[in-house]
Context: one part of a larger RNA
RNA sequence: ACCUCGUUAAGGAACUCGGCAAAUUAGCCCCGUAACUUCGGAAGAAGGGGUCCUUUCCAGUGUAAUCGCAAGAAAAGCACAGGGAAGGCGCAGUGAAAUGGCCCAGGCGACUGUUUAACAAAAACACAGCACUCUGCGAACUCGUAAGAGGAUGUAUAGGGUGUGACACGUGACCAAUGCCGAAAGGUUAAGGCAAGGGGUUAGCCGCAAGGCAAAGCUCUGAACUGAAGCCCCGGUGAAUGUCGGCCGUAACUAUAACGGUCCUAAGGUAGCGAAAUUCCUUGGCGGGUAAGUUCCGUCCUGCACGAAUCGUGUAACGAUCUGGGCACUGUCUCAACGAGGAUCUCG
Numbered sequence: 001a002c003c004u005c006g007u008u009a010a011g012g013a014a015c016u017c018g019g020c021a022a023a024u025u026a027g028c029c030c031c032g033u034a035a036c037u038u039c040g041g042a043a044g045a046a047g048g049g050g051u052c053c054u055u056u057c058c059a060g061u062g063u064a065a066u067c068g069c070a071a072g073a074a075a076a077g078c079a080c081a082g083g084g085a086a087g088g089c090g091c092a093g094u095g096a097a098a099u100g101g102c103c104c105a106g107g108c109g110a111c112u113g114u115u116u117a118a119c120a121a122a123a124a125c126a127c128a129g130c131a132c133u134c135u136g137c138g139a140a141c142u143c144g145u146a147a148g149a150g151g152a153u154g155u156a157u158a159g160g161g162u163g164u165g166a167c168a169c170g171u172g173a174c175c176a177a178u179g180c181c182g183a184a185a186g187g188u189u190a191a192g193g194c195a196a197g198g199g200g201u202u203a204g205c206c207g208c209a210a211g212g213c214a215a216a217g218c219u220c221u222g223a224a225c226u227g228a229a230g231c232c233c234c235g236g237u238g239a240a241u242g243u244c245g246g247c248c249g250u251a252a253c254u255a256u257a258a259c260g261g262u263c264c265u266a267a268g269g270u271a272g273c274g275a276a277a278u279u280c281c282u283u284g285g286c287g288g289g290u291a292a293g294u295u296c297c298g299u300c301c302u303g304c305a306c307g308a309a310u311c312g313u314g315u316a317a318c319g320a321u322c323u324g325g326g327c328a329c330u331g332u333c334u335c336a337a338c339g340a341g342g343a344u345c346u347c348g
Stems, first nucleotide, its partner, number of pairs: 002342007010334002014332001019329001027051005036041001038166001052088007060080004066073002089093001101327007108319002113125002129164007141150003167314004172244003177241002179237004186232003192226002197221005204213003245263005272306001273303001284300005
């Protein structure tokens, strides 16, 4: 020097990515307790005081002799559990041990819960609630080749699937594309059916011959006609997959543009929010907090590239969550020291 502990002058986060770690706090009784709120909470909010021993006083509960016909009364002593006063000791009375640090503001997720057994516990998953959709029962759906089984000894207030995710207020436009649903008039359309026709083979016939014609059968093919769903076509549908513009001009300072023009589109982003878990430029501008603030809070809107159940915006409570600030507290630090135990090394 190392590991695990203990104590520390003055200061008190100056440490550090960051108060990480440590310290503070702590039990019980009494007083007291804000914003906000879904009126339940927040809350042990915060912040104060007490706490041991001796003596004495006060009242309480239980317990008996005694009194009383009974109901009951009565309480010396004992037991239990309190309150007051006076006094005593110590630095210190939950004297050791066990035993909340607290507050303010914001992001995310409503909450309790679940998860990467052994690097991630979270803002991820789930959730109650909401919505859409399928399913009439031998249900849909799932497993199985099938029989069969689950669903369910259930029956649409039921069951399956998908999305969203308490609650509050809301949830805009677009059906052109893709999907789904409906309708069946027309177009297209398979196998199959019916089968005209054609080819091969050859009994036979013709021919002097070469050769030609050719029935039945077998066989290879085969037009037209007929022929379903689907697709095309038509309509609907967004809490279906999704999508939600550009240029130019204009007001009596300037600036800006309520207004106008024009092109394109299926329709051009509504409410709300906004440098945001989303903002490149960017440490945006302004304000707050600090002596000093790329983080933080409020506001603005020029939204590179928010936006409404891939939900939007809020929100009490909750969180080993993330971010910023403060009080208290401290060896985190200025800056290190000493001590205890252990391990190690040298000598023996």
A computed fold for a 348-nucleotide part of an RNA from a Verrucomicrobiota bacterium, annotated as large-subunit ribosomal RNA, domain IV.
Its mean pLDDT, the model's own confidence on a scale to 100, is 85.
The organism belongs to Verrucomicrobiota, within Bacteria.